[in-house]
Molecule: transfer RNA
Organism: Candidatus Falkowiibacteriota bacterium
RNA sequence: GCGCCUAUAGCUCAGUGGAUAGAGCGUCAGCCUCCGGAGCUGAAGACCAGAGGUUCAAGUCCUCUUAGGCGCG
Numbered sequence: 001g002c003g004c005c006u007a008u009a010g011c012u013c014a015g016u017g018g019a020u021a022g023a024g025c026g027u028c029a030g031c032c033u034c035c036g037g038a039g040c041u042g043a044a045g046a047c048c049a050g051a052g053g054u055u056c057a058a059g060u061c062c063u064c065u066u067a068g069g070c071g072c073g
Base pairs, nucleotide, nucleotide: 001072002071003070004069005068006067007066010025011024012023013022018056027043028042029041030040031039049065050064051063052062053061
């Protein structure tokens, strides 16, 4: 220098162009319990790496940039 992959909640990950972006773990609160780190219930938490474009509508499609990873030279 070239090609490919990844970027969504504190962490690990889902998410077919269309409803208020979901799950597990974790955190917090309540219940239960002799106690609770076990069990049950609930809540908070991501405007989706950044910018632009396409579209009635974009986490999703296109372009550029950034960061990380793999391969080639």